[in-house]
């Protein structure tokens, strides 16, 4: 210097064009002398950023930014 791949919730991750979502975590009630499990409910996101395409973009596409794996000096 080139490839390829990841980047969506506190943390692991799913989501191949139209509703943003699950585990576990965190709150509150319930339950228990307590606590811990259970059980109800709730909060919590500029889908990494900037631009394109499309009637609509997490999703296509270009470009930069982080990480990570090769390569090759």
């Nucleotide at each position: 210097g080139g490839g390829c791949g990841a980047u969506u919730a506190g943390c692991u991750c799913a989501g191949u064009g139209g509703g943003a979502g699950a585990g576990c975590g965190c709150u509150g009630c319930u339950u228990u002398c307590a606590c811990a499990c259970a059980g109800c409910a709730g909060a919590g996101g500029u889908c990494g950023c900037u631009g394109g395409u499309u009637c609509a973009a997490u999703c296509c596409c270009a470009g930069c930014a982080u990480c990570g794996c090769c390569c090759a000096c």
The RNA shown here (transfer RNA) has 73 nucleotides and comes from Chromatiales bacterium USCg_Taylor. It matches the Rfam family "tRNA". From the family's description: Transfer RNA (tRNA) molecules are approximately 80 nucleotides in length. The RNAcentral record of the sequence draws on ENA. Lineage of the source: Bacteria > Pseudomonadati > Pseudomonadota > Gammaproteobacteria > Chromatiales.